Small-subunit ribosomal RNA from an uncultured Gammaproteobacteria bacterium, 1493 nucleotides, folded computationally.

């Protein structure tokens, strides 16, 4: 950094999907070690059991037991002032766990005042003298129990008073007020009640001041999503006074005022712990808040305060609920989101371990205790990171797999073999460090009166590890113990067999798989990473696909239907000032870890440590002033006002005219009129249509009339009056930025439509009738009602379009129109500037392209509005609006891999244009009707062999099925085979008879010994065996070769340069003429060039030369009944070779002076002269594996080879193709007219003779210009006379006759007799344009024999072409497509079915939540205190008093209740529509003019 997918291709637009990185992972296969991290994202779901918070005797009282010792046996020492428990002190508010709440002063960041803070530090002044309880404990007592009461003793660093008060607190500044506790060590003198007092150090304690810490409190910025949540608020916002807080406040309470938040998003709803930081990204960003660390909230749900320096407390306490346990039913106990664990949830996350050895915490003076903080092992590839599974050497390229063109390739130096290491695992042994304190004993030094004691420091000595069998070093021993997952069609690195056969199955996207799958599944072989590798799940990236950096909006999604103007955005000149934005310097802060840089420590890496960068922020302050902005002066160029003129269907109103439809009325007329593609419906003899004359009424407003005008869009059209709003010009003078855009708002909007009232001529949804169709709820037609019009009020929406918001300025010109103004003159239907609009072209520039282009879509500003694949859906809900119809905002789940734009090549069209063609017309015959042949279909059969199926299959493969062919069937038979090569044995080949069989066969049997030879044998045939193989007309023409039809003998298909375009493609090839022709000619960004077209070859017509036999026969001779029959001859025919001959050459017109075209001469022939052969690039997955070849596959005593017989040849019946008719252009019947092409030796067969005939006999002559098929027919001349016939010949009986072993299924011909249908054919189709069509006959292949086919041949010998309007085909331009498998295309909509989400929907459950009352636990404040009451006060005393407690009230308030909403989510009978599904129904609505644009 990009790639795949939308299309036949192409640019684009747009989605969709992969390549990479990372994860607190999870699955699946796989698994040597070690280091370093990590490990319940789910049920803030319940929890068994142990642990997680205790220490202090140096505050106080109280004080065991066991055991050991001694005993006098009473008991005593002693454990021991130890345990336990209790009063008191400090600590349970630290550490540890969750994220449940919370959108919030809850984090963050930066500041701030009105605060407190236990231990600790500094400092100041003190520690005086009394007093009365309460536990513990002993006694009674209730309780199952946990507890608990009663009375009685008693300590204190526990409680209370009193004295004192530097500073402290209040104060009306006169003055009030308030305090402590005492322990323990040592001690010289002096006391002593022998406890001690004193002194003295330590710690403590009180008061206070100040520091550290720590915390509370306030503010500015920042922090998720929805407006389908627009209004929230009564302590709400202030204030005053009291209250209370540690403290600032409506924090609370009274009173007063109405105020406070809000679109810069209140307010309500979902989500959500925030942050350092991860993670990705070039960055900006976007995702995320695991471990680590800072904060914050929470502790089973709520509520609540007590204690305290700190708490409304995880391991406290009271209350209310749920759950769970215990209960003797009366009552209690509980809270793992502490570490281990267990259940359950879930795809998923661990030991009920080990130490307090270190680091830290708590409590002590201190040992010490305590400490699931912590340190450490255990699992667990989770993840990162590092090593190892050996190394070197080894070609016979072993063996085995695989693959093979059968050669060999590959796996492959890879293995085995040699030589060698041993690092990790495993064995021997040794072995750091992490340890510092502490204890004790000197020593120094501080402080004391003191050499006690304390403290610090130092020395010596003991001495503390949970890891741990530690790290690490070392012995032994041996390649030994250690390779595994994905992938191999493209993207994307890697090929081959083999199985399967739209099946099993792959797929991240395109997409493989219906028999030759590199896409499935196995193998082999390759890539790619490796103790992992895949897949899922998930973020960010590629996606500039939400666009800050960094897009868009005329047709791709997207400009509001069009103005006014509110907030806010923006905003002209000049000066002064300010310094808010803006630059700059400098302070602060931006925890630490992490990221990056650069030492250092583990062998290295991870990781772990030092140091600096960085934290892009924010907030002080000093400073700068160009620019933006504020405050204040001016200014006129934007803008606006006067003033004169000018245009216009601009708007409202009233009035008013003229044609024309319609109706009424009267007249004149008579059968019809309207209306259509054609009709009917319908009107009209009761008198229409027509046509005159009046009349009513209602819409509209010809012509003028124009890419004219005018309006902000909708829109606006006879004329005239009245109001009336905008514009534009001109030349002055005035305002002095007043402006530009505009979220909401508010106002104007075309047709329809709706309300109410009119009015209604035409016209015309609905709706009737007729047509039309299969249908026709339509398009045509006759009617027709609402509406259309008029006035008031509504809708508020259009493809409201220029699919182009509004404003401003700037950027080549050319040509027209409207309006105003100006100059010039030649005074004009001129010209020339200039301005405002309107249009047409076109340069630069933009555009994906098409186009746009001074009226931009070009370059720049401002502002608004709007878009983010396609369908779901502008649909559903909610919400506003409306009388409704409806509008307007506007989702979702689901579903696809695309939907889309613009262009480009084909096809294609009931589009266009030109031009062709027996295409059509114009003609001629004709099929389709009938009989028979033939070929196919379809029944039929054992079997009717197989294939061709629209042109382009069907007298086709088949140029000829009786057996053979022959592939089909039955039967019966054969297995190396009928055929080919090899190997082996035998045996010459070969023959002749005879027997059995339907025949293949089988068995006897006769004759025969042959060629070469180096003498050993070979060759050739033939019989047996063996085994490789033969051998299939068995499938695939959609695996293929070859050959073929078809478009089409139609005129086109295409390459090189070069040139246009981003591309695909264009261009050459289009255009103008010509032509059979892309044939020629001009022109032209093309110039050429190929393959096609013609020529060039054959063949008919004409001539010429050469050459004459088997051919001819004019002359000349000779013969005959005749006859080139003979001599002769090559003149002529005519053979058959080689030239000639025709090019638009030549003339006249035309045309563009051209290419040609017309007419003509001249010619045998004339404008390719006639016919052939020749068939471009292609296209139909056309035919053909059954002609031939062939890949695969299948069969192998058979699907292969032989044989006999059948069958292809049936037979209601349908279709092609033909022959022969239906008759007189005929039939019979006569007849000595006249060709060509061919064939011919197992052939053709003359002349003769026989037979009515087929045909027989018999054989001349001919390997053919000699002889022969051979008769040519149709002509001609008589007759028949219109009939089912003297047509017509089926069908059928007899007889025959050839072929050939054999004519029965199943030949062909002949004679006789037999006489069917048929009397010119229905829709409908077919061929032919000249030697053509009709129409006669004749010849060949093939064949034994069999033609009406099929191939070729010559006789007779026409008709019609106006002319391209239409039907088929084709060709070339152009146009349109939504088609591209390409119109046999595509494609839409109901209805059935199936299945998914999803809306309504009587209800119903449930969560949250307001709003009213009830009810009021425990608490705290208030009151009030009958009741009781040790401290202090009066008082001898009795008792009284302050103060207190209990109890009772009140106020607050959780939980619960009852009502009534809001909400939001689940079920939910029925119900709407949606979407999806290879081959359902119906119709044809879209896309060509889609058949009605």
């Nucleotide at each position: 950094a990009g790639a795949g997918u939308u299309u036949g291709a192409u640019c684009c637009u747009g989605g969709c999907u992969c390549a990479g990185a990372u994860u607190g992972a999870a699955c699946g296969c796989u698994g040597g070690c070690g280091g370093c991290a990590g490990g319940c994202c789910u049920a803030a779901c319940a929890c068994a059991u142990g642990c997680a918070a205790g220490u202090c005797g140096a505050g106080c009282g109280a004080g065991a037991a066991a055991g050991g010792c001694c005993u006098u046996c009473g008991g005593g020492c002693u454990g021991a002032g130890u345990a336990c428990a209790g009063c008191g002190g400090c600590g349970g508010a630290c550490g540890g766990g969750u994220g449940a709440g919370u959108a919030a002063c809850g984090c963050g960041u930066a500041g701030g005042a009105a605060u407190c803070u236990a231990c600790c530090c500094g400092g100041u002044a003190g520690u005086g003298g009394g007093g009365g309880a309460c536990a513990a404990c002993a006694u009674g007592g209730u309780g199952a129990a946990a507890a608990c009461c009663a009375u009685g003793c008693u300590a204190a660093u526990a409680c209370c008073g009193c004295a004192u008060a530097c500073g402290c607190c209040c104060u009306a500044u006169g003055g009030g007020g308030g305090a402590a506790a005492g322990c323990g060590g040592g001690g010289g003198a002096c006391c002593u009640u022998c406890g001690g007092g004193c002194c003295u150090c330590g710690c403590g304690c009180u008061a206070u001041c100040g520091g550290a810490u720590g915390a509370g409190c306030c503010u500015g910025c920042g922090u998720a999503a929805g407006a389908u949540u627009a209004g929230c608020u009564a302590g709400u916002u202030g204030g005053u006074g009291g209250g209370g807080u540690a403290a600032a406040a409506g924090c609370c309470c009274a009173c007063c005022a109405a105020g406070g938040c809000g679109a810069c998003g209140a307010u309500c709803u979902u989500u959500a712990g925030c942050u350092g930081g991860u993670c990705u990204g070039a960055g900006a960003g976007g995702a995320u808040g695991a471990u680590c660390a800072g904060c914050c909230a929470c502790a089973c749900u709520g509520g609540g305060a007590c204690u305290g320096a700190g708490a409304c407390a995880c391991g406290g306490c009271c209350c209310a609920g749920a759950c769970u346990c215990c209960u003797a039913c009366g009552g209690g106990a509980g809270g793992c989101a502490g570490c281990a664990g267990u259940g359950g949830g879930g795809a998923a996350u661990a030991u009920u371990g080990c130490g307090c050895a270190a680091u830290g915490g708590g409590c002590g003076a201190a040992a010490g205790c305590c400490u699931g903080a912590c340190g450490c092992a255990g699992c667990c590839a989770u993840g990162c990171c590092g090593c190892g599974u050996g190394u070197g050497u080894g070609a016979a390229g072993a063996a085995g797999g695989c693959c093979c063109u059968a050669g060999g390739g590959u796996u492959g130096u890879a293995a085995a073999g040699c030589a060698c290491u041993u690092u990790c695992a495993a064995u021997u042994g040794g072995g750091a460090g992490g340890a510092a304190a502490g204890g004790u004993u000197g020593c120094u030094g501080g402080u004391u009166a003191a050499u006690a004691a304390c403290c610090a420091g130092u020395a010596g000595c003991u001495g503390u590890g949970a890891c741990g069998u530690u790290a690490c070093c070392u012995u032994u021993a041996g390649a030994a113990g250690a390779a595994g997952c994905a992938c191999c069609g493209g993207c994307u690195a890697a090929c081959u067999c083999c199985g399967u056969g739209c099946c099993a199955g792959c797929a991240g996207c395109c997409g493989c798989g219906g028999u030759a799958a590199u896409a499935c599944g196995g193998a082999g072989g390759g890539u790619g990473c490796g103790a992992g590798c895949g897949u899922u799940a998930a973020u960010c990236g590629g996606a500039a696909u939400u666009a800050c950096u960094g897009g868009g909006c005329g047709u791709a999604a997207a400009g509001c239907g069009c103005g006014c103007g509110u907030a806010g955005g923006c905003g002209g000149u000049u000066g002064u000032u300010u310094a808010a934005g803006u630059c700059a310097g400098c302070u602060g802060u931006g925890a630490a870890a992490g990221c990056c840089c650069u030492g250092g420590g583990c062998u290295u890496a991870a990781c772990c440590u030092g140091g600096g960068a960085a934290c892009u922020g924010c907030a002080g302050u000093u400073g700068a002033u160009a620019c933006u902005g504020g405050c204040c002066a001016a200014c006129u160029a934007g803008a606006g006002u006067g003033c004169g003129a000018g245009a216009g269907a601009g708007g409202g109103a009233g009035g008013u005219a003229g044609a024309a439809u319609u109706c009424c009325a009267c007249g004149u007329g008579u059968a019809g009129c309207g209306g259509u593609g054609a009709a009917a419906u319908g009107c009209g003899u009761a008198g229409a249509u027509a046509u005159g004359u009046g009349g009513a009424g209602g819409a509209a407003u010809a012509c003028c009339g124009g890419u004219g005008g005018c309006g902000a869009a909708g829109g606006c059209g006879g004329c005239c009056u009245c109001c009336u709003g905008g514009c534009u010009c001109g030349a002055c003078a005035c305002u002095g930025a007043c402006g530009c855009u505009g979220a909401g708002g508010u106002g104007c909007g075309a047709a329809a439509g709706c309300g109410u009232g009119g009015g209604g001529a035409g016209c015309a949804a609905a709706c009737a009738g007729g047509a039309u169709u299969a249908g026709a709820u339509a398009c045509c037609c006759u009617g027709g009602u609402a509406g259309u019009c008029c006035a008031c009020g509504c809708c508020g929406u259009a493809a409201a379009c220029g699919a182009u918001g509004u404003c401003u300025a700037c950027u080549a010109g050319c040509c027209g129109u409207u309006g105003g103004g100006a100059g010039a003159c030649u005074u004009g239907a001129u010209u020339u500037c200039u301005u405002a609009g309107u249009g047409g072209c076109g340069c630069a520039g933009c555009u994906a392209a098409c186009g746009c282009a001074c009226u931009a879509a070009g370059u720049a500003g401002a502002c608004c509005g709007c878009c983010u694949g396609g369908g779901g859906a502008g649909u559903a809900c909610g919400g506003c609006c409306g009388c409704a119809a409806g509008g307007u905002u506007a989702a979702a789940a689901c579903u696809c891999a695309a939907a889309u734009g613009a262009a480009u090549u084909g096809a294609c069209g009931g589009g266009g244009g030109c031009c062709c063609g027996c295409a059509c017309a114009a003609g001629c015959g004709g099929u389709g009707g009938a009989g028979c042949a033939u070929g196919u279909g379809g029944u039929u059969u054992a079997a009717u062999u197989c294939g061709a199926u629209g042109c382009a299959a069907c007298g086709c493969g088949a140029a000829g099925a009786a057996c053979c062919u022959u592939a089909c069937c039955a039967g019966g038979u054969c297995u190396u085979g009928a055929c080919a090569u090899c190997c082996u044995g035998c045996g010459a080949a070969u023959u002749u008879u005879c027997u059995a069989g339907a025949g293949a066969u089988a068995g006897a049997u006769u004759a025969g010994u042959g060629c070469c030879u180096u003498c050993g044998g070979g060759a050739a045939c033939g019989c047996a065996g063996u085994g490789a193989c033969a051998g299939g007309u068995g499938c695939u023409g959609c695996a293929u070769g070859g050959c073929u039809g078809u478009c089409g003998u139609c005129a086109g298909c295409u390459c090189g340069u070069g040139u246009c375009g981003u591309g695909a493609g264009a261009u050459g090839u289009u255009g103008g003429g010509u032509u059979a022709a892309g044939u020629c000619c001009c022109g032209u960004a093309a110039c050429g060039a190929g393959c096609g077209c013609a020529a060039c070859c054959c063949u008919c017509g004409u001539c010429u030369u050469c050459a004459g036999u088997u051919g001819c026969c004019a002359u000349c001779g000779g013969g005959u009944a005749g006859g080139g029959c003979c001599g002769g001859g090559c003149a002529c025919u005519c053979u058959g070779a080689a030239g000639a001959a025709a090019c638009u050459g030549c003339c006249g017109g035309u045309g563009a002076c051209a290419a040609g075209c017309c007419g003509g001469a001249g010619g045998a022939a004339g404008g390719u002269g006639g016919g052939g052969a020749u068939g471009a690039c292609g296209u139909c997955a056309a035919g053909u594996c059954c002609u031939c070849a062939u890949g695969g596959c299948c069969c192998u005593u058979a699907c292969g080879g032989g044989c006999u017989g059948g069958g292809c040849u049936a037979c209601a019946c349908a279709c092609g193709u033909g022959c022969u008719a239906c008759a007189a252009u005929g039939g019979c019947g006569g007849u000595g007219a006249c060709a060509a092409u061919g064939g011919g030796u197992u052939g053709c067969g003359a002349u003769c003779c026989c037979g009515c005939g087929a045909g027989g006999g018999g054989g001349a002559g001919c390997u053919a210009a000699u002889c022969u098929c051979c008769a040519a027919a149709a002509g001609c001349c008589g007759u028949c006379u219109c009939a089912g016939u003297u047509c017509g010949g089926a069908u059928u009986g007899c007889a025959g006759u050839c072929u050939g072993c054999a004519a029965c299924u199943c030949g062909a011909c002949u004679g006789c007799a037999u006489g069917a249908a048929g009397u010119c054919g229905g829709a409908a189709u077919c061929g032919c344009u000249a030697g053509u069509a009709a129409u006669c006959g004749u010849g060949g292949a093939u064949c034994a024999g069999c033609a009406u086919g099929c191939c070729a041949c010559g006789g007779u010998g026409a008709a019609u072409c106006c002319g391209u309007u239409c039907c088929c085909g084709g060709g070339c331009c152009u146009u349109g497509u939504a088609c591209a498998c390409a119109c046999c295309g595509c494609c839409c909509g109901u209805c059935a079915c199936a299945c998914c989400a999803u809306g309504g929907g009587a209800g119903u459950u449930g969560g949250c939540u307001u709003u009213a009352c009830c009810c009021g636990a425990a608490g705290c404040u208030g009151g009030u205190g009958c009741g009781c009451u040790a401290a202090c006060c009066c008082g001898u005393a009795a008792g009284g008093g302050a103060g207190g407690c209990a109890g009772c009230c009140a106020a607050c308030c959780a939980c619960g209740g009852u009502a009534a909403g809001g909400u939001c989510a689940g079920c939910g009978a029925c119900u709407g529509g949606g979407g999806u599904g290879a081959a359902g129904u119906c119709g044809u609505a879209a896309c060509a003019a889609g058949g009605u644009a």
Model confidence (mean pLDDT): 86 of 100. Its Rfam family is "Bacterial small subunit ribosomal RNA".